[in-house]
Order: sequence, then C1' cells, then structure tokens
RNA sequence: AGAGACGGCCGGAUGGUCGCCGGCUCAAGCGAGCGGGAGGAAAGUCCGGGCACCGCAGGGCAGGGUGCUGGCUAACGGCCAGGGGGGGCGACCCCACGGAAAGUGCCACAGAGAAUAGACCGCCUCCGCCUUUUGGCGGCGGUAAGGGUGAAACGGCGAGGUAAGAGCUCACCAGCUCGGGCGGUGACGCCCGAGGCUAGGCAAACCCCACCCGGUGCAAGACCAAAUAGAGGGACGCUUGAGGACGGCCCGUCCGAUGUCCCUGGGUAGGUCGCUGGAGGCGUCGGGCAACCGGCGUCCUAGAUGAAUGACCAUCAUCUGGACCUCAUACCAGGUACAGAACCCGGCUUACAGGCCGUCUCUCGUU
Repeated sequence: AGAGACGGCCGGAUGGUCGCCGGCUCAAGCGAGCGGGAGGAAAGUCCGGGCACCGCAGGGCAGGGUGCUGGCUAACGGCCAGGGGGGGCGACCCCACGGAAAGUGCCACAGAGAAUAGACCGCCUCCGCCUUUUGGCGGCGGUAAGGGUGAAACGGCGAGGUAAGAGCUCACCAGCUCGGGCGGUGACGCCCGAGGCUAGGCAAACCCCACCCGGUGCAAGACCAAAUAGAGGGACGCUUGAGGACGGCCCGUCCGAUGUCCCUGGGUAGGUCGCUGGAGGCGUCGGGCAACCGGCGUCCUAGAUGAAUGACCAUCAUCUGGACCUCAUACCAGGUACAGAACCCGGCUUACAGGCCGUCUCUCGUU
C1' cells in the first nucleotide's frame, strides 16, 4: 500500500420565529411565566418475564416447545465459556449437535439391483454344436475381483486360497460394541484388551427418551358515576281525585289510575386511577476467563387516548455531481438515512444516507 476478519460508537449542530402535548408557579377568570417532550432500532410482535384478572387438591393422558456440556439470569428458543463436527492460507466464521444395533416408514432421476441386496456387461467350471487352432455360438450353473448407473451399491488394502471368486482364511488399517486405566465438574479426550468381521442415509418423517409449559392481555383490571328505560322496596291515591298542565298566588278550566312521588342497587355515556422510579441510567471499586454479580456515589430522563414531540428561515458541518493526472482554493446545483413511543422490562430478528474508533489476519514493497 492492497485485500480482509472481529468488536464498538455517532447518526446532523447552533440561533431565531410560529405552533403542538404534559408538569410547576401566579391569576376569580381570560391568560401569563418557567421548565420538559422519541429510538438504536420506539419496527416485526418472534421468544421470555413482571403486573392484572380468571381457572386450579394431587397425579396422569392429550397438545405444544426445547434438545452437546458447564455457567449466568426473574426467565428464555437469550448470553458467556468449553467440547465435538464442518468451512477458510489466516484473522475468524457456521452447526435443532439426544436416539437410525426399540419399532414403522421413505430414499427422486439413473440403474439389473436402493437395505432379510443385486447377475446388465464382464470372469469361470461343465454340457451341446461348429471349427485347422489357443477359437466362436448356445445352454445349466457359479461369481460382487473388474466395468457401468447413482448423492449413496452392504468396510479398505495386501497375501493365501479358488475353475473363477468371495472376511472364505490371515496380517495391517478404519469403524462399532463390551471391559478397564488416566485426565477433566462435565460434554469429551488419550491409552490398553476382548469380540464378531461390519451394522447405508433421513427423526425441521412418524416415533422413543429427557426437560419445560394453565388461559387471556393495560381494550388486563380497579374506582366514581348522569339522562332515559327497566329491577327491588316504601308512601299516597284509584272518580268522595295522589299528582300534573295553565299561573307569582288563590279561585277556576283541562288531563289523570298499567297512576304519582321518594329511596336503594346494577349497568351505559362520561371521568379518575392503572401510567411510569425501574430486574433503571452513569461513574467508580471489588469478585469472576467471561456472561454476570455485589458495594458505594450520583442522576430523574415523554406519558398522549384521534392520540403531542412539528414547520419555516439563517449560518455552519458533511456527501455527490458540474470536474479533468494530482493537489489546493472558491463557486453553482442537489442530497443528509431507516423509522416514529402507547403498561413495563430482558432478548432475538429485520431496516438504515453518511461517518468515526479500536484490535487482529493475509499478500506485496522498503529499511
């Protein structure tokens, strides 16, 4: 210098004007003043928990989820550390990574045959025919060494053996099962011995094993509570008139019996709470490889409910283009993302203009 790997961070700034939503103070009120007002993902709503209500003796079945080991945590399908497998020269990255010798099932295409294997070509003994011949043709058989198909053909390789062959036999190697030793908390690793010679793949196929899981979500839920209608109770009244309309009152006129008035309770509209101070942020010290935990100090930092958090202007920053071998300066035009709280929190996943920082790897060059 080039090409990469991993981790972290910012994500426009300042000022002015006009608005929007909460809070506090002043004010009888109109209103005035002060101060606060989105994110790293507020998103997807995919997991987990808190909280709330409902359900629930205990156990089991069904159903769903998770799936190497140890740890962290309120919990997790998350995170950290480790083991095993795979990829990369490397930094590093990826893996649902229990069981396929419990059972059932499936294995496309090609191929003779795809899991109690399989004779298509080839190889070989024997028999028959032809033939000058060591040959050719046909047939009964044997054969998994060779060819061919396939992602995969029922251990590999050598020797013996055989008509030709074959774990048929033997040595070595790989793998499996069993037993033992050593190291490790463990997953697992290393080593020794024995066995039978061998057992394909798929469980994000059914299934088996181990562990976990009650349901619904703040429109949860709690409280206050109008009009109208209806419910319960009481009083009065039912033509000898309770009560009502007209009216300031009396008289009067009219209406009036499924009536009039009062009380109680439920529920609706509406309102209040839940609502944001919390498994909280930052700093520091200590424990731990780390995730994380603990002590101390410090800070308070949105709470709307048709749902606020915005718009414009100026200056600056930054990027792209005009623009060219390079550099510098000035100018013009354009851009500055993804997205937006709604009970809260821990994760995961996804989106993101532009930019910054740190550690590490490989290659080339110079010293």
A computed fold for a 367-nucleotide RNA from a Desulfarculaceae bacterium, annotated as Bacterial RNase P class A. It matches the Rfam family "Bacterial RNase P class A". From the family's description: Ribonuclease P (RNase P) is a ubiquitous endoribonuclease, found in archaea, bacteria and eukarya as well as chloroplasts and mitochondria. The prediction has a mean pLDDT of 78.